The RNA shown here (c-di-GMP-I riboswitch aptamer) has 89 nucleotides. The coordinates come from a structure-prediction model, not an experiment, and the mean pLDDT is 82. Of the family's consensus pairs, 100% are formed in the model.
[in-house]
RNA sequence: UAAUUAUAAAGGCAAACUAUUGGAAACAGUGGGACGCAAAGCUAAGGGGCCUAACUAUCUUUAAGGUACACGGCAGCCCGGUCACUAAU
Numbered sequence: 001u002a003a004u005u006a007u008a009a010a011g012g013c014a015a016a017c018u019a020u021u022g023g024a025a026a027c028a029g030u031g032g033g034a035c036g037c038a039a040a041g042c043u044a045a046g047g048g049g050c051c052u053a054a055c056u057a058u059c060u061u062u063a064a065g066g067u068a069c070a071c072g073g074c075a076g077c078c079c080g081g082u083c084a085c086u087a088a089u
Base pairs, nucleotide, nucleotide: 003089004088005087006086012037013036017032018031019030020029021028022027035076041082042081043080046079047078048077049074050073051072056068057067058066059065060064
């Protein structure tokens, strides 16, 4: 330096739930909290997938509701890209 691996040590991240803030929602930020994670770092303007449906369109109808739609989200759904810590071999 590269590859493989994640048993021990050190260190890291933090699901559900919860308080609060933002948001139409999905969901996200922060504090608490740990189910898990050897990239559970970043990339959603690389591809697929999933969630929501504000705006818009349309329908029923005039109170509102149904349907379609991402320019809104999920990297802790998968593949890819990119950068990187510790240890062992």
The sequence was found by an Rfam model in a public genome assembly.